[in-house]
Context: one part of a larger RNA
RNA sequence: UGACGGGGGCCCGCACAAGCGGUGGAGCAUGUGGUUUAAUUCGAUGCAACGCGAAGAACCUUACCUGGUCUUGACAUCCUACGAGUUUGGUGCCUUCGGGAACGUAGUGACAGGUGCUGCAUGGCUGUCGUCAGCUCGUGUCGUGAGAUGUUGGGUUAAGUCCCGCAACGAGCGCAACCCUCGCCAUUAGUUGCCAGCAUUUAGUUGGGCACUUUAAGGAAACUGCCGGUGAUAAGCCGGAGGAAGGUGGGGAUGACGUCAAGUCCUCAUGGCCCUUACAGGCUGGGCUACACACGUGCUACAAUGGCAUCUACAGUGGGCAGCUAUCCCGCGAGGGUGAGCUAAUCUCCAAAAGAUGUCUCAGUUCGGAUUGUUCUCUGCAACUCGAGAGCAUGAAGGCGGAAUCGCUAGUAAUCGCGGAUCAGCAUGCCGCGGUGAAUACGUUCCCAGGCCUUGUACA
Numbered sequence: 001u002g003a004c005g006g007g008g009g010c011c012c013g014c015a016c017a018a019g020c021g022g023u024g025g026a027g028c029a030u031g032u033g034g035u036u037u038a039a040u041u042c043g044a045u046g047c048a049a050c051g052c053g054a055a056g057a058a059c060c061u062u063a064c065c066u067g068g069u070c071u072u073g074a075c076a077u078c079c080u081a082c083g084a085g086u087u088u089g090g091u092g093c094c095u096u097c098g099g100g101a102a103c104g105u106a107g108u109g110a111c112a113g114g115u116g117c118u119g120c121a122u123g124g125c126u127g128u129c130g131u132c133a134g135c136u137c138g139u140g141u142c143g144u145g146a147g148a149u150g151u152u153g154g155g156u157u158a159a160g161u162c163c164c165g166c167a168a169c170g171a172g173c174g175c176a177a178c179c180c181u182c183g184c185c186a187u188u189a190g191u192u193g194c195c196a197g198c199a200u201u202u203a204g205u206u207g208g209g210c211a212c213u214u215u216a217a218g219g220a221a222a223c224u225g226c227c228g229g230u231g232a233u234a235a236g237c238c239g240g241a242g243g244a245a246g247g248u249g250g251g252g253a254u255g256a257c258g259u260c261a262a263g264u265c266c267u268c269a270u271g272g273c274c275c276u277u278a279c280a281g282g283c284u285g286g287g288c289u290a291c292a293c294a295c296g297u298g299c300u301a302c303a304a305u306g307g308c309a310u311c312u313a314c315a316g317u318g319g320g321c322a323g324c325u326a327u328c329c330c331g332c333g334a335g336g337g338u339g340a341g342c343u344a345a346u347c348u349c350c351a352a353a354a355g356a357u358g359u360c361u362c363a364g365u366u367c368g369g370a371u372u373g374u375u376c377u378c379u380g381c382a383a384c385u386c387g388a389g390a391g392c393a394u395g396a397a398g399g400c401g402g403a404a405u406c407g408c409u410a411g412u413a414a415u416c417g418c419g420g421a422u423c424a425g426c427a428u429g430c431c432g433c434g435g436u437g438a439a440u441a442c443g444u445u446c447c448c449a450g451g452c453c454u455u456g457u458a459c460a
Base pairs, nucleotide, nucleotide: 001460002459003457004456005455007454008453009452010451011450013448015444016443019408020407021406022405023404026300027299028298029297030296031295032294033293034291035290042053043052064286065285067283069281073111077110078109079107080106081105082104083103093100094099113275114274116273117272118271122269123268124264125263126262127260129258134173135172136171137170138169139168140149141148142147153164154163155162179252180251181250182249185219187217188216189215190214193210194209195208198207199206223246226240227239228238229237230236302401306360307359308358309357310356311355318349319348320347323342324341328337329336330335367398372393373392374391375390376389377388378387414436415435416434417433418432419431420430
């Protein structure tokens, strides 16, 4: 100087508390361990591995296994030799008119190739402490020196934020702001959007209009600016006014010096090592989908704030041409046929919970839907291993879950559906979107993590 302390002081955080909903019990989905296997490819392993790499394993993917196959190779550059015959069409570039370049085939060796090893040789990228408020430097001063000071102190803040003081004075990386988005307003613009008034229609359909909604470009607006109190006359804090918004307005992007020899040689790049008729390449089938078991993450439930039936209203983000598909017809349905429109504010995918009425009446039930049988549908060369969906039948466990444990402070939790990437097909996962919409926070004693000061130390 650090680190540590079941030392002290101060202060924060869904850390506890106060609440709401879960997990842990059940069934299933998914990942992992283990076991099994010819193979169950590999990696990730406390927080920070385990719906993770994988934004989608039937073949392919695929790296694994079985069988059989190939050796200058599936791919790149160079070298050598040859370019013959038939048919059709054409006759390019350079030329010393021989040919050459280019192209094709064959060969030879240089080489290719390796998802082989080492993330403890590395680059790059990433996680984490942590969006925590810290980490340093120059000069000066102090100290023999390691170092200290500044950065400590008194206040204050979300903040090393700001003020005051001070042997310090300044500066840098961080904080904040500048960026994007949502919330108010006006301007510009008015089609594919909108419709107040005037006509018109089944229908903003048409004429007309651009006021409103909206779209999207550039503006305006919030700064403790104003008032009162408090404070040290400061920084600030408390209350108020005005305002769409008030003290960082909500959300995002943004991650300092560093830590963990953290993760990744299987994205990519790369040193070294290793294989070279094989550890390379191609093919077939199988495996990654196994199953006494254990764990993580989820979905669906156990019902009446509910199930079922009928009627009925209202979104937003996005996607669409080998595509989205209206309408009509067929089918109980998945779906099939037909095919208008749309390269999209034009056409289309396109809501559910909520609401109304009826019924069920507390039961393993009209709850729950696993499992199984069977008949079908769709995608695809192909659904046996091993896809998704529909109909009928079947109708398991499950009556709210031990110890323990997780998330969340507001348009949040909870709940309801919708879209997208990947993708032929396959979503309870992931990334987004809107609808409905709570409860609680006395407080910081305690648990956990962190920051500053201080103290002890046989630790570095």
Description:
This is a predicted structure of a 460-nucleotide part of an RNA (small-subunit ribosomal RNA, 3' major domain) from an uncultured prokaryote. The prediction has a mean pLDDT of 83. The RNAcentral record of the full RNA draws on ENA. It matches the Rfam family "Bacterial small subunit ribosomal RNA".